This is a predicted structure of a 98-nucleotide RNA (Glycine riboswitch aptamer). Its Rfam family is "Glycine riboswitch aptamer". Rfam describes the family as follows. This family represents the bacterial glycine riboswitch. It was read from a public genome assembly, where an Rfam model found it.
[in-house]
RNA sequence: AUGAAGGAUGCGGGAGAGACUCUAAGGAGCACCGAAGGGGUAAGCCAUGAGAUGCCAACCGUGGUGAAACUCUCAGGUAAAAGGACCGUGUUCGGACG
Numbered sequence: 001a002u003g004a005a006g007g008a009u010g011c012g013g014g015a016g017a018g019a020c021u022c023u024a025a026g027g028a029g030c031a032c033c034g035a036a037g038g039g040g041u042a043a044g045c046c047a048u049g050a051g052a053u054g055c056c057a058a059c060c061g062u063g064g065u066g067a068a069a070c071u072c073u074c075a076g077g078u079a080a081a082a083g084g085a086c087c088g089u090g091u092u093c094g095g096a097c098g
Base pairs, nucleotide, nucleotide: 006093007092008091009090010089011088012087013086018030020029021028022027031078032077033076037074038072039071040070044065045064046063047062048061049060
């Protein structure tokens, strides 16, 4: 300072799936959902082996790293309420570029 990214917070919007069964009321069981959180994976990148009995590179092997609304369903959820990724907007912290 007509204040970037990012953080916190108010307000508005915000999907899916049994108001299932049993029960001694503590809980147990089956089915299902993905959008708190968490795990997994690709390309790419890094290391290494081989390529390579001149040197180098590609293809290839192994390991590491590695995003999502993909995937798993650990957690969470399956009337309403609450919660809710994400979107819009206000306030505030912040101090990048100039």